Predicted 3D model of a 1427-nucleotide RNA (small-subunit ribosomal RNA) from an uncultured bacterium. The RNAcentral record of the sequence draws on ENA, Greengenes and SILVA.

RNA sequence: AGAGUUUGAUCAUGGCUCAGGAUGAACGCUGGCGGCGUGCCUAAGACAUGCAAGUCGAGUGGGUUUAGACCCACGGCGAACGGGUGAGUAAUACCUAGGAACGUUCUUCUAGUCGAGCAUAUACAGCCGAAAGGUUGUGCAAUUCUCGAUGUGGUCGUAAGACUAAAGUCGCAAGACGCUAGAGGUGCGGCCUGGGCACCAUCAGCUAGUUGGUAAGGUAAAAGCUUACCAAGGCUAUGACGGUUAGGGGCUCCGAGAGGAGUAACCCCCACACUGGGACUGCGACACGGCCCAGACUCCUACGGGAGGCAGCAGUUUGGAAUUUUGGACAAUGGGCGAAAGCCUGAUCCAGCGACGCCGCGUGGACGAUGAAGGCCUUCGGGUUGUAAAGUCCUUUUGCUCGGGAACAAUAUUUUGAGCGUACCGAGAGAAUAAGAGGUUGCUAACUCUGUGCCAGCAGCAGCGGUAAUACAGAGACCUCAAGCGUUAUCCGGAAUCAUUGGGCGUAAAGCGUACCGAUCGGUGGUUAUAUAAGCCAGAAGUGAAAUCUACAAGCUUAACUUGGAAUCUGUCUUUUGGAACUAUAUGACUAGAGGGGCAAAGAGGAAGCUGGAACGAACGGUGUAGUAGUGAAAUGCGUUGAUAUCGUUCGGAACACCAAUAGCGAAGGCAGGCUUCUGGGUGCCACCUGACACUGCUAGGACGAAAGCGUGGGGAGUGAAUGGGAUUAGAUACCCCAGUAAUCCACGCUGUAAACGAUGCACAUUCGGUGCUAGGGAGUAUCGACCCUCCUUAGUGCCUAAGCUAACGCGUUAAAUGUGCCGCCUGGGGAGUACGGCCGCAAGGCUAAAACUCAAAGGAAUUGACGGGGACCUGCACAAGCGGUGGAGCAUGUGGUUUAAUUCGACGGUAAGCGGGGAACCUUACCAGGUCUUGACAUGCAACUUCAAAUCCCAUGAAAGUGGGACUUCUUCGAGAGUGUUGCACAGGUGCUGCACGGUUGUCGUCAGCUCGUGCCGUGAGGUGUUCACUUAAGUGUGAAAACGAGCGCAACCCCUAUUGCAAGUUACAAGUGUCUUGCGAAACUGCCGGCGUCUAAGCCGGAGGAAGGUGGGGAUGACGUCAAAUCAGCGUGGUUCUUACGACCUGGGCCACACACGUGCUACAAUGGAUAGGAACAAUGGGACGCCAACCAGUAAUGGGGAGCAAAUCCUAAUAAAACUAUUCUCAGUUCGGAUUGAGGGCUGCAACUCGCCCUCAUGAAGCCGGAAUCGCUAGUAACCGUAGAUCAGCCUCGCUACGGUGAAUACGUUCUCAGGUUUUGUACACACCGCCCGUCAAGCGAUGGAAGCGGGGAGCGGAUGAAAGCUGCACAUUAGUGUGGAUUAGUCCGAGACUCGUAACUGGCGCUAAGUCGUAACAAGGUA
Repeated sequence: AGAGUUUGAUCAUGGCUCAGGAUGAACGCUGGCGGCGUGCCUAAGACAUGCAAGUCGAGUGGGUUUAGACCCACGGCGAACGGGUGAGUAAUACCUAGGAACGUUCUUCUAGUCGAGCAUAUACAGCCGAAAGGUUGUGCAAUUCUCGAUGUGGUCGUAAGACUAAAGUCGCAAGACGCUAGAGGUGCGGCCUGGGCACCAUCAGCUAGUUGGUAAGGUAAAAGCUUACCAAGGCUAUGACGGUUAGGGGCUCCGAGAGGAGUAACCCCCACACUGGGACUGCGACACGGCCCAGACUCCUACGGGAGGCAGCAGUUUGGAAUUUUGGACAAUGGGCGAAAGCCUGAUCCAGCGACGCCGCGUGGACGAUGAAGGCCUUCGGGUUGUAAAGUCCUUUUGCUCGGGAACAAUAUUUUGAGCGUACCGAGAGAAUAAGAGGUUGCUAACUCUGUGCCAGCAGCAGCGGUAAUACAGAGACCUCAAGCGUUAUCCGGAAUCAUUGGGCGUAAAGCGUACCGAUCGGUGGUUAUAUAAGCCAGAAGUGAAAUCUACAAGCUUAACUUGGAAUCUGUCUUUUGGAACUAUAUGACUAGAGGGGCAAAGAGGAAGCUGGAACGAACGGUGUAGUAGUGAAAUGCGUUGAUAUCGUUCGGAACACCAAUAGCGAAGGCAGGCUUCUGGGUGCCACCUGACACUGCUAGGACGAAAGCGUGGGGAGUGAAUGGGAUUAGAUACCCCAGUAAUCCACGCUGUAAACGAUGCACAUUCGGUGCUAGGGAGUAUCGACCCUCCUUAGUGCCUAAGCUAACGCGUUAAAUGUGCCGCCUGGGGAGUACGGCCGCAAGGCUAAAACUCAAAGGAAUUGACGGGGACCUGCACAAGCGGUGGAGCAUGUGGUUUAAUUCGACGGUAAGCGGGGAACCUUACCAGGUCUUGACAUGCAACUUCAAAUCCCAUGAAAGUGGGACUUCUUCGAGAGUGUUGCACAGGUGCUGCACGGUUGUCGUCAGCUCGUGCCGUGAGGUGUUCACUUAAGUGUGAAAACGAGCGCAACCCCUAUUGCAAGUUACAAGUGUCUUGCGAAACUGCCGGCGUCUAAGCCGGAGGAAGGUGGGGAUGACGUCAAAUCAGCGUGGUUCUUACGACCUGGGCCACACACGUGCUACAAUGGAUAGGAACAAUGGGACGCCAACCAGUAAUGGGGAGCAAAUCCUAAUAAAACUAUUCUCAGUUCGGAUUGAGGGCUGCAACUCGCCCUCAUGAAGCCGGAAUCGCUAGUAACCGUAGAUCAGCCUCGCUACGGUGAAUACGUUCUCAGGUUUUGUACACACCGCCCGUCAAGCGAUGGAAGCGGGGAGCGGAUGAAAGCUGCACAUUAGUGUGGAUUAGUCCGAGACUCGUAACUGGCGCUAAGUCGUAACAAGGUA
């Protein structure tokens, strides 16, 4: 000192959370020792038992005993201290500083202490009672009590004068202790005053002894302290009264401090003592261990009556998460009594229990590598645990045993130690007796394996877990602290997150809707002079208890702890002496602020009245005829009873075109035809008057305040919520249309709110400029004068910009800059501007204004993308213009579906579907049925056995695989070995799963023109610039401009084919050749030339020439960064996982070829631009060929067979005449001489095999189909269209597919409005998984807290009434040492009544919040599809 968390990323705002310290703590796990502290925070609940206040015989009486003494009673002193607790108390308390009207046991001093008297307790004797105890009688003492004397003194009084005391005891004595009166002193106590001291205003008015006076009473003492009378006061927004909570302080904890929180232990004060009240005694009490009364509770009882008070020390019980021993001693310190010895002391000193806290110590040290074993991990090599262990040597703190042994004692001598045989010292044995807790994703130090599989679970926040989890659980390793470690709770800090120090309010939360008029409390206030000294400053004095804190020193071995003297105690403190700048106060003066006066101009400023035209609607009349109106398109509506249209007359209400503006006025709301009257404000000029009169301004009170709304009465043309109808739609309670009530208008009242916005409070001052507009004033120029023109200035109103500010956007003399004064407001989102309460309102509602609960975000500005039923520019067979198709038929083929034992699997918009498959009869084959094998069909190694070869052939059996048997031959150096087989072990094997674990490969956007980097610059930053702009290009192709300059991957070029040509070589090409053809090497094209356009002369574009070819000549190969978790684990490879006599392997047969149907891709057609036939004659190119291509010739109608020449190929074959085309004949528009499906019969070929399931030939048969709905595809030139040819695969083939080859050979493109796709740019965004996005509300379900509520049940201040104990006060009577009786007022308590306020509960009910996958719609975010 900060960190995590909102976002794709960024900055700022803002909350939540964490790291620190602390505790009278508790809980979990663990636990060796000592010292010093500390220990019922809850029930001020209830308490058994013991102890906690006695003492004095030197005051007195009596009793019992004796060597002491003890007991009872009177009397004295003490018991008001000490000890406990914090219930009450918001001021009769406390803290601080003062004050005057008091008391005082004690202490010091002065004076005195003379003389009498009456009682009485215990006791004794009776009586009553269960007890506690009570009562009668007799008799006795004192330092008990009473009276008299004296009066130094004291009190009262002007004085005279009056009143007023005592007690003795001890001692031989000296004397000592007392007693009485007074005077002082210290300390303590009582009283009074100033200041300080918690929250709520949803507590705003309170008060009747209340405020004051007089008189009397009363007290130790001032006083309404009390009473009577008189007056009507007193307190209060500087918070009275009321409510809630709470002992206060020194101090303690946190904090850099300012401050915040707390009030345990120790100290001071207060209050209380079962609850409430009361007095007595006494110096002192209204008394914790005293009394009386009432009440509750407990106990005893013979039922008549009694006893008690742990918030003293222990202890019990209850409550609680939780807090100790029924210990020892008066040795010390202190207290009471006493002359003293002494006695008493749960105060105190000690001990015990508790890791509750702080502090200290220990659990061993040194060496020790084979880096042991074991554990864990592993890339299998090793690594790590780890010098750790073992082992060797050493030490003994602590603990154990034994021996010695203090201080605390006050003392020179004697007596006295609870703690204690303690601390401490010495000796002995022996590593012996002693380590855990939490954590390891980030914050935050520390990582791997296994298990689990959004499960179990973790979590302080973010978050982790859905099959490779460093986040769960276990293990190993590691990290931190350590006799403790974590968790929970609370407080401070971090939090500048309530901001005095030290925050904000345009858009993040936050400026009241306004402040004109009148006026108050308050805060602040111009220039100058004098005085004062309240604030302020300085000095001195007092006080601020001690302890604590700080530094130092000292004592316990150290530390904690303790002690000492210092320093400090920051004060709204008190007193006093000075000062006079500033503020203040008082008295003067001034004019710059403010106000007034005179003159002048502007204005939709306000109110009232009068009045105008256009438009609109209606009524009446005229003309006139079939439509009109409305929409995207329609319909409802109006109209033949005459509309719409048009002309005229009349009526009505509302609003004021042009002028008009970025204009003007007003405090704001707001204000607009014209004229008149009344009236407010601002501005300018003059510098005449006053002389600080000013600024701001809450609550309360008053005023204004759009629209909508409410009340009463008018008015009502148009528009038009509601409502009706018509459309649209899945629906349409909407958008559109036709109607239409309230309303809109007027008058008078009410309401009092708006995105009432500049989302920007008012006032004053200061701070560069530019350019407009509005209203004034002035100067210059000019003019006869004016206008015009130029400049200065005041007020207002706009735009742009500097500095500065701001998170940025932006603001910027009209500040959001810089200062000052005053006011208002904010403190995470939601709940909520809601509930309750109060005030206002006729109502609607408004103002004021919470909490529970819930989330970790919500929100601002800007950035990059993506998207838009936003915009601009551009491109593309994208559209358009054309040509030909698909979709309809039949067949082929692929897919879906269905079926099946199986119809193996994959591919699914574009980017799957004649795709993997470029050859499924067996094989292939992965599928199914059945039959078989288990180290295996295939690979390697080891061990044992085997030398039998393997292969080949034969036989049996079987569907085959296989099984069983036989025959034959065979390496060698004859050992080993190689090889084979069998058995066993390792392992093989899997087209099983995961393409969402991967490699590799591929598709697609897209052959689209894009995608980036370095340095620099701009920005707080994400980012931007470069890559933008203008022109241009097929192109980020190029040129120019430009804070950019360069570069890379892409484009282009380089490569291949092709078109022209030169040269060279030519066999197998040509009959020959200089030619054709083949091969090789070259040439040629570059906007090079000309004209025009273009930005200067650019890039380039248009046209032309020449040329075989002209503007990348045509085609191919070539595919940037990336997107789609795109495709593929079945081409291959591969992690993980899974099967292992099977999910592996072999075989036979079947299936992949099924068939109601749907889709895709093709072929053949529907015919005359055609079919058929025929003949003659035509014209290619690329390929392939030895398990091959196959000629001639022969046979067959043909497929084909026979045959065999040639050819490993520019030679031979395929191969024919390539077909279409051309010519001729025929057919004549028809289901045909079109079309050929389907089917029958007969053949051929391949092959173990053609049934499921091949191809071909011949003859016969001759379906559908007459050009194809919605829709949709390809193509821009040697292209489409038409025509045939070849090849791969291959035994054969379903080929109508694919890939190549040549032949014939068109039409059209105005153009970019529209559809689709893409690129660039701009804009909006609440999207970023990026529109297949986000997201709202009702309803339904569960849970949670909460409001209302008929009612029900508590508490309850104060009030009224009744009753009213004891004591005190008081009246009267009796009685006088003393008291008794009977009344009165007051009062605690009790009862009754109503009861402000408050708590709980409640049928029912209201909304709210939360909850992976419910329903209905789609309101918002893009122009969100109606902004």